Predicted 3D model of a 75-nucleotide RNA (c-di-GMP-I riboswitch aptamer) from an Actinomycetota bacterium. NCBI's taxonomy places the organism under Bacteria, Bacillati, Actinomycetota. Its Rfam family is "c-di-GMP-I riboswitch aptamer". Rfam describes the family as follows. GEMM was predicted in a large-scale screen for bacterial structured RNA regulatory elements.
[in-house]
RNA sequence: CCUCGAAAAAGGCAAACCCGUCGCGAGGCGGGGGCGCAAAGCCAGGGAUCUCCCCGAGAUCGCCCAGCUACCGAA
Numbered sequence: 001c002c003u004c005g006a007a008a009a010a011g012g013c014a015a016a017c018c019c020g021u022c023g024c025g026a027g028g029c030g031g032g033g034g035c036g037c038a039a040a041g042c043c044a045g046g047g048a049u050c051u052c053c054c055c056g057a058g059a060u061c062g063c064c065c066a067g068c069u070a071c072c073g074a075a
Base pairs, nucleotide, nucleotide: 004073005072012037013036017032018031019030020029021028022027035062041068042067045065046064047063048060049059050058051057052056
């Protein structure tokens, strides 16, 4: 450095649900809350699913694949 992921260490993120808020909606944002996660960090490129003022536009990366970046160091 690459790969890998532990009964390690420091941490991190955060499902469902509830409250507020934005949106026609899928859903997003903030707070609470923790089902879980070694990329559950970023990215909407491909697929898939979902929505609609429907043939076009949008949403979900914690659905899968791909790309970029990253803590630690047992086997």
The sequence was found by an Rfam model in a public genome assembly. Of the family's consensus pairs, 94% are formed in the model. Model confidence (mean pLDDT): 86 of 100.